[in-house]
Context: one part of a larger RNA
């Protein structure tokens, strides 16, 4: 190679998007290149593979007989692909009303804690711990009041197992902008699709370059403690980063350890969302009528929610059949079919080399000797 796998044994690319291949909806004519069907040719000898013989046997040699598979040409059939021309709506899309989101950027406000200056009260403690100390503090702290700047995060709401984004990720209010997506109805394009190797984009946090900003936490670092010792674990101070613009890198238990599309499949209990029904469910509101007579109860509409019942997607829990080595899954790890990625005992080895990327730090791609 093939086979047989990839949720936990080795294996799904961190997600997207989109070229080259690769696969592909329906009806109809033509064509007959493919795959099908006859019939002839060619593919030297030897080898190969049955049979018989000869060297005493075998190796070895000689003679006769044999195909499969290619390919050229010729015939056949339209049943499948393909090709060409038409023409369809059910795949996909677009247009117009619409639906819902912590989706994405920007601007502008807010609100609690902080710590810091400044003044006023007011005096000896305060802080920190298992217990202390390092530390502050009479040059008046801690504590209370009250002013000013200042950075940085958005408590409760949040039974969230919930919404929305491709993944990363996204939660304080408002306003512009702009993406996705939802539902029904009409009209429109007429297969315009799936997947996607290179290849582009986008990717927490840390890190790197610049110029700003630093309130709190806080690697590195210094000091007090613990402790045989303590380069920790506890306390005390503290700088880089944490925050912002504009670039850089390009990694991750980037996990659902589960590639993306398409079809089908028993049930039962939730939560989102939108739609529709409920002439005896129901509340709040508003208006109006009717008795009382100022307070309260009915009645009729309208408004806007609540419930309850059914459906539509989406997101969980539980389970039948099916699967699975079991654990489980069961929104598939079921039952099929299209493409891509990846695995192939275990170290060596997320390694050398050498290509390329980067300022660097490092990414990517990637073995073998030898051990076992």
């Nucleotide at each position: 190679c093939u086979g047989g796998g990839c949720g936990u044994a080795a294996a799904g690319g961190g997600c997207a998007u989109g070229u080259a291949g690769g696969u592909g909806g329906u009806u109809u004519a033509u064509u007959u290149u493919g795959u099908u069907u006859u019939c002839a040719g060619u593919a030297a000898a030897a080898u190969a593979c049955u049979u018989u013989a000869g060297c005493u046997u075998a190796a070895c040699u000689a003679a006769a007989g044999u195909g499969a598979u290619a390919u050229u040409g010729u015939u056949u059939u339209u049943a499948c692909g393909a090709a060409u021309a038409a023409a369809c709506u059910u795949g996909a899309g677009u247009u117009u009303u619409u639906u819902u989101u912590g989706g994405u950027a920007a601007a502008a406000u807010a609100g609690u804690a902080c710590g810091u200056a400044u003044a006023a009260u007011g005096u000896a403690a305060a802080g920190g711990u298992g217990a202390a100390a390092u530390u502050u503090g009479u040059a008046g702290a801690a504590a209370u009041u009250a002013u000013a700047a200042g950075g940085a995060c958005u408590a409760c709401c949040a039974u969230u197992u919930a919404g929305c984004g491709a993944u990363g990720g996204c939660a304080a209010u408002u306003u512009u902008a702009u993406u996705a997506u939802u539902a029904u109805g009409a009209a429109c394009u007429g297969a315009c699709a799936c997947u996607a190797a290179g290849g582009u984009g986008c990717a927490a946090a840390a890190g790197c370059u610049u110029a700003g900003g630093u309130a709190g936490c806080a690697a590195a670092u210094g000091a007090g403690a613990u402790u045989a010792g303590a380069u920790a674990c506890c306390u005390c101070a503290g700088u880089a980063g944490u925050c912002u613009a504009a670039g850089c890198a390009g990694u991750g238990a980037c996990c659902g350890a589960u590639g993306a599309g398409u079809a089908u499949u028993a049930a039962a209990c939730g939560c989102a969302u939108a739609u529709u029904u409920a002439u005896u469910a129901u509340g709040u509101a508003a208006a109006c009528c009717u008795a009382c007579a100022u307070u309260a109860g009915g009645g009729u509409u309208u408004u806007u929610g609540u419930u309850a019942a059914a459906u539509u997607u989406g997101u969980g829990u539980u389970u039948a059949a099916g699967u699975u080595a079991a654990c489980a899954c069961g929104u598939a790890a079921a039952u099929a079919c299209u493409c891509c990625g990846c695995c192939u005992g275990g170290g060596a080895a997320u390694u050398a080399c050498a290509a390329u990327c980067g300022c660097a730090a490092g990414g990517u791609u990637u073995a073998a000797a030898c051990c076992u």

Predicted 3D model of a 372-nucleotide part of an RNA (small-subunit ribosomal RNA, central domain) from Schistocerca gregaria. NCBI's taxonomy places the organism under Eukaryota, Allotriocarida, Acridoidea, Cyrtacanthacridinae, Schistocerca. The coordinates come from a structure-prediction model, not an experiment, and the mean pLDDT is 81.